[in-house]
RNA sequence: GAUUAGGGUCCCUAGGGUUCCACGGUUGCAGGAUGGCGCCGGUUCGGUCCAAGAGGGAGCUCAUCUUCUCGCGUGAGAAGAUGGACACGGAGGGAUAAAAGCCCGGGAGUA
Numbered sequence: 001g002a003u004u005a006g007g008g009u010c011c012c013u014a015g016g017g018u019u020c021c022a023c024g025g026u027u028g029c030a031g032g033a034u035g036g037c038g039c040c041g042g043u044u045c046g047g048u049c050c051a052a053g054a055g056g057g058a059g060c061u062c063a064u065c066u067u068c069u070c071g072c073g074u075g076a077g078a079a080g081a082u083g084g085a086c087a088c089g090g091a092g093g094g095a096u097a098a099a100a101g102c103c104c105g106g107g108a109g110u111a
Stems, first nucleotide, its partner, number of pairs: 007060001009058004015050002020047002022044001023041004028037002062083009086106001088109001092104003
């Protein structure tokens, strides 16, 4: 200096906000009404919801090896084992109702 599986999916968690539900408020509306509708509140523990490259888990996939099957053979398939290490990080922008450890992004930059 170049190359690349520093793979992808699902279920969660830290975290995140406020569409919907719940909860709280209300000198709005109608009403016989403790209730209904509207409005406000996430500086409401929550349910739904979003959610990690640098958090967890399970399949898939990939690499290597072993065994078995098929094949004259370069090979193909199945099962099993092992491995997939390391990882500091803005500002700004984007999506959604909204925000975020989401996405841009293992980016810029730094060591």
Molecule: Guanidine-I riboswitch aptamer
Organism: Cohnella terricola